This is a predicted structure of a 72-nucleotide RNA (transfer RNA) from Isosphaera sp. Its mean pLDDT, the model's own confidence on a scale to 100, is 83. It matches the Rfam family "tRNA". Rfam describes the family as follows. Transfer RNA (tRNA) molecules are approximately 80 nucleotides in length.
[in-house]
RNA sequence: GCCCCGUUCGACCUCCGGUGAGGUCGGCGGUCUUUCAAGCCGCAGAGGCGGGUUCGACCCCCGCACGGGGCG
Numbered sequence: 001g002c003c004c005c006g007u008u009c010g011a012c013c014u015c016c017g018g019u020g021a022g023g024u025c026g027g028c029g030g031u032c033u034u035u036c037a038a039g040c041c042g043c044a045g046a047g048g049c050g051g052g053u054u055c056g057a058c059c060c061c062c063g064c065a066c067g068g069g070g071c072g
Stems, first nucleotide, its partner, number of pairs: 001071007010025004018055001027043005048064005
């Protein structure tokens, strides 16, 4: 330098172009308990960045960044 794959809550995943972006664990609050844990109820928390296509983009296209793999 070229090619391929990936990037979503703290972690790991789900998500036919039209969802209020969902789940599990974790966190926080409540309840229960003498206390803790467990259980139960509730709450907060995410689409890497910039363009483009479209009535509408996490989703399709292009560039960039970052991570992984391959070739030279």